This is a predicted structure of a 109-nucleotide RNA (SAM riboswitch aptamer (S box leader)) from Psychrobacillus insolitus. The model forms 91% of the base pairs in the Rfam consensus. The organism belongs to Psychrobacillus, within Bacteria. The sequence was found by an Rfam model in a public genome assembly.
C1' cells in the first nucleotide's frame, strides 16, 4: 500500500514534558491558554485474534483468562450518493433503508 471479511447508537483518564491547534477529507457543529496536537508513565474500558475449558459429525455457540492488537468528548459528532415513505405537488425539512468513505481486527497479496 491493496484484496477479502467482520465490527462500528455500549463502555473508559489522570499526571509529567510541551505551547496552539484538533475532530480523516468537504459543509455543519462543536472542543481547546480552566491547555489542542504530540511524547513519556500510570491507570481503565472492551473482548477482534491467540490460549484455556464446554458443546457440535464439522462449521459454529456458550464461558473463562488477558498474552498480541484496539479504544478511553459528543452515534463514524451530523451530513455528504441513491431510493421509499410524510408534510397536496416542486422546493425544502423530517424519517427510514442502503450504498460511498473511514475507523479498528483478522487472514492474505
Nucleotide at each position: 500500500u491493496u484484496c477479502u471479511u467482520a465490527u462500528c447508537g455500549a463502555g473508559a483518564g489522570a499526571a509529567g514534558c510541551u505551547g496552539a491547534g484538533g475532530g480523516a477529507c468537504u459543509g455543519g457543529c462543536c472542543c481547546u491558554a480552566u491547555g489542542a496536537a504530540g511524547c513519556u508513565u500510570c491507570a481503565g474500558c472492551a473482548a477482534c485474534c491467540a490460549g484455556c475449558c464446554u458443546u457440535u459429525g464439522a462449521u459454529g455457540u456458550g464461558g473463562u483468562c488477558a498474552g498480541g492488537u484496539g479504544c478511553u468528548a459528543a452515534a463514524u459528532c451530523c451530513a455528504g450518493c441513491a431510493g421509499g415513505c410524510a408534510u397536496c405537488u416542486a422546493a425544502a425539512u423530517g424519517u427510514c433503508u442502503g450504498a460511498u468513505a473511514g475507523a479498528u481486527g483478522a487472514a492474505g497479496a